[in-house]
RNA sequence: UCCUUAUCAAGAAAGGCUGAGGGAAAUGGCCCUUUGAAGCCUUGACAACCUCUCUCGUUUUGAGAAAAGGUGCCAACUCCAUCAUGGUAAAAAAAUCAUGAAAGAUAAGUG
Numbered sequence: 001u002c003c004u005u006a007u008c009a010a011g012a013a014a015g016g017c018u019g020a021g022g023g024a025a026a027u028g029g030c031c032c033u034u035u036g037a038a039g040c041c042u043u044g045a046c047a048a049c050c051u052c053u054c055u056c057g058u059u060u061u062g063a064g065a066a067a068a069g070g071u072g073c074c075a076a077c078u079c080c081a082u083c084a085u086g087g088u089a090a091a092a093a094a095a096u097c098a099u100g101a102a103a104g105a106u107a108a109g110u111g
Stems, first nucleotide, its partner, number of pairs: 003109006013043005021032003026082004044074001046072001049070002051065004078103001083100006
């Protein structure tokens, strides 16, 4: 980096260094930010994918833990829209709602 599977409406910040941007990319919107963005470091928290314990019993059910270890994560639904279908509703546009797709993120696994 590619592929497969699962999840994505919940949850959780302090300190230090630094100093202007940031919210994945493009466009549009909306928002955060010198009362300190992004980044790095320390500590802490959250969560429970792997993990661990008990149970079930055979390719996997249920309950629990966060003590050990590997990740993840700590503004806003993955911040929202974009593409398709359908509804609101009687034609178009616009709006809005629902579902799905695409893209993305994370984990586990395969090559």
A computed fold for a 111-nucleotide RNA from Paraflavisolibacter caeni, annotated as SAM riboswitch aptamer (S box leader). It was read from a public genome assembly, where an Rfam model found it. The source organism's lineage runs through Bacteria, Pseudomonadati, Chitinophagia, Chitinophagaceae and Paraflavisolibacter.